[in-house]
Context: one part of a larger RNA
RNA sequence: CUCGCGUUAAGGAACUCGGCAAAAUGCACACGUAACUUCGGAAGAAGUGUGGCCCCCGCCGGCAAAAAGGCAGGGGGCGGCACAGAGCAGGCCCAGGCGACUGUUUAUCAAAAACACAGCCAUCUGCACAACCAGCGAUGGGAGGUAUAGGUGGUGACACCUGCCCGGUGCCGGAAGGUUAAGGGGAGCGGUCAGCCGCAAGGCGAAGCUGCGAACCGAAGCCCCGGUAAACGGCGGCCGUAACUAUAACGGUCCUAAGGUAGCGAAAUUCCUUGUCGGGUAAGUUCCGACCCGCACGAAUGGUGUAACGACUCUGGGCGCUGUCUCAACGCGAGACUCG
Numbered sequence: 001c002u003c004g005c006g007u008u009a010a011g012g013a014a015c016u017c018g019g020c021a022a023a024a025u026g027c028a029c030a031c032g033u034a035a036c037u038u039c040g041g042a043a044g045a046a047g048u049g050u051g052g053c054c055c056c057c058g059c060c061g062g063c064a065a066a067a068a069g070g071c072a073g074g075g076g077g078c079g080g081c082a083c084a085g086a087g088c089a090g091g092c093c094c095a096g097g098c099g100a101c102u103g104u105u106u107a108u109c110a111a112a113a114a115c116a117c118a119g120c121c122a123u124c125u126g127c128a129c130a131a132c133c134a135g136c137g138a139u140g141g142g143a144g145g146u147a148u149a150g151g152u153g154g155u156g157a158c159a160c161c162u163g164c165c166c167g168g169u170g171c172c173g174g175a176a177g178g179u180u181a182a183g184g185g186g187a188g189c190g191g192u193c194a195g196c197c198g199c200a201a202g203g204c205g206a207a208g209c210u211g212c213g214a215a216c217c218g219a220a221g222c223c224c225c226g227g228u229a230a231a232c233g234g235c236g237g238c239c240g241u242a243a244c245u246a247u248a249a250c251g252g253u254c255c256u257a258a259g260g261u262a263g264c265g266a267a268a269u270u271c272c273u274u275g276u277c278g279g280g281u282a283a284g285u286u287c288c289g290a291c292c293c294g295c296a297c298g299a300a301u302g303g304u305g306u307a308a309c310g311a312c313u314c315u316g317g318g319c320g321c322u323g324u325c326u327c328a329a330c331g332c333g334a335g336a337c338u339c340g
Base pairs, nucleotide, nucleotide: 001335002334003333004332005331006330007329008328010326011325014324019321027051028050029049030048031047036041038157052078053077054076055075056074057073058071059070060069079083091319092318093317094316095315097312098310099309103115104114119155120154121153122152123151124150125149132141133140134139158305159304160303161302163235164234165233168232169231170228171227172226173225174224177223178222179221183217184216188212189211190210191209192208195204196203197202236254237253238252239251240250263297264294275291276290277289278288279287
């Protein structure tokens, strides 16, 4: 020096990204216990006291006296630095964020505000074979279930709510018109060839067979017409205006399918930004409460709250406590190191 421990004057977080680590708390009984709350909780809130040993009394000890044994109680006394005498054995409080909760997860760097969850909503499914899923299929699951059932998707307890837009995309409905496949249809054109014409080269060419093939008739789909946003999604710009100024309830204009309602807001979202004001500190880029010019919140890709819960974030503050620190010291053990 490294690792593991123990103790420490005075101070007590001044350490540090951060009280990380350590210290402290710790049991039983009694007393006592706030905000808030979904009245269950919050609660072991917080906080306070007592605890050893000896003697006496009391009480229990079935009928049934006594005893063994026991303990909620009363009184008196004794010793120590220390009586839950070692060991085991919650630190607590205030405020905020997220997720309601118990659960689940990256076997082997992440346990979480991620996943799940009851609850809510939409949608599909009427059952001889549901919808849907696995399988080429038979078949099986769904289910020996039947819409208070089953599948899928979203949201995520609870409370109060969940605005406007159907132009695009999707889905549902419609069937008049347009478009449209195979197929039907067969106008028409061609090949071959008996035969005919021709001196020949060659030409014409019926039936049959055969190739191509126009019009016309042909569904769904698409176009089209409607509906639908707890379907995918979207939810404006410029200019002017009030008797200080400022601002603009008001007006004008352009564009749009419609121009963001409630609520929240420098936020897990705010660039400018350490915004501004207030609180907390002697001093506060964090924190809490406000304001609102929201770069770029916003309503089941849910909005806003919320008791309880959380190895969450901490995120901020406080009490207690400490070698984290001022600032280091000593001791114990195991190494390193030296010698053998």
The part of an RNA shown here (large-subunit ribosomal RNA, domain IV) has 340 nucleotides and comes from a Treponemataceae bacterium. Model confidence (mean pLDDT): 85 of 100. The RNAcentral record of the full RNA draws on ENA. Lineage of the source: Bacteria > Pseudomonadati > Spirochaetia > Treponematales > Treponemataceae.